RNA sequence: ACAGGUAUCGUCUAGCGGUCCAAGACACCGCCCUUUCAAGGCGGAGAUCGCGGGUUCAAAUCCCGUUACCUGUA
Numbered sequence: 001a002c003a004g005g006u007a008u009c010g011u012c013u014a015g016c017g018g019u020c021c022a023a024g025a026c027a028c029c030g031c032c033c034u035u036u037c038a039a040g041g042c043g044g045a046g047a048u049c050g051c052g053g054g055u056u057c058a059a060a061u062c063c064c065g066u067u068a069c070c071u072g073u074a
Base pairs, nucleotide, nucleotide: 001073002072003071004070005069006068007067010026011025012024013023018057028044029043030042031041032040050066051065052064053063054062
């Protein structure tokens, strides 16, 4: 330099154009249970999807550029 891949709540993942909210697990907060803790039960908060544009009635999802990281080729 070129090619490919990854980026979504604090962490790990799902979601691959549609309906109203971006779903789940763990973690966090509150309540219940328990003599207490853990476990268990119930509830809650938390991401406009790396960033900027474009296409579309509608984009996390398609296209372009760009940033970071990983892999390969030279």